[in-house]
Order: sequence, then structure tokens, then C1' cells
RNA sequence: CUCGAUAAGGGCAAACCCGGCGAGAGCCGGGGACGCAAAGCCACCGGGUCCGACGGCGCGCGGGCGCCAGGAUGGCCGGGCUGCCGAAG
Repeated sequence: CUCGAUAAGGGCAAACCCGGCGAGAGCCGGGGACGCAAAGCCACCGGGUCCGACGGCGCGCGGGCGCCAGGAUGGCCGGGCUGCCGAAG
């Protein structure tokens, strides 16, 4: 360096519940643990998925629909930055 153990000491926390915020996806706090060796950080690095109130464009004109801007997700993937421990190979 690679790698990741029935190792040690620790860490994070899905669903669900409660409270709050948001139009929404969802986020924050508390409880709770499905999991995680980066489940630490980055969404203006690329792709995916989701939302789409306000705004733009188009269609319909019927209460709407589509695209974009914008937003969410790092626990969707790739990528970038940082990082604890140390058996075997």
C1' cells in the first nucleotide's frame, strides 16, 4: 500500500413513533436499530431517482398537463477530499 477479522476501543443510525420546519421531495431534534469500514464531508464533477409551490416556456383551455429554471437524496451509483484500528493474506 492492498485488504477488512467471531480482534480491541469506539462511531453512525433505516423503518417506525413523537415534536418542529417545508408547497413538496424531504430536513432538523428526541426515541428507536435495519444496516454501515468511510452510513465522515462534497449535489456548481457526472449519471440515476424523487419534488416541482412561486417563476419562465409550450400545450390545453376544464378544475389541468409537459418541459425548464429551481429544489431533495452522499443510506442510489461512479468520482473527489479527509480519516480510527490492525489479525490473516
The RNA shown here (c-di-GMP-I-GGC riboswitch aptamer) has 89 nucleotides and comes from a Bacillota bacterium. The sequence was found by an Rfam model in a public genome assembly. Its mean pLDDT, the model's own confidence on a scale to 100, is 81. The model forms 91% of the base pairs in the Rfam consensus.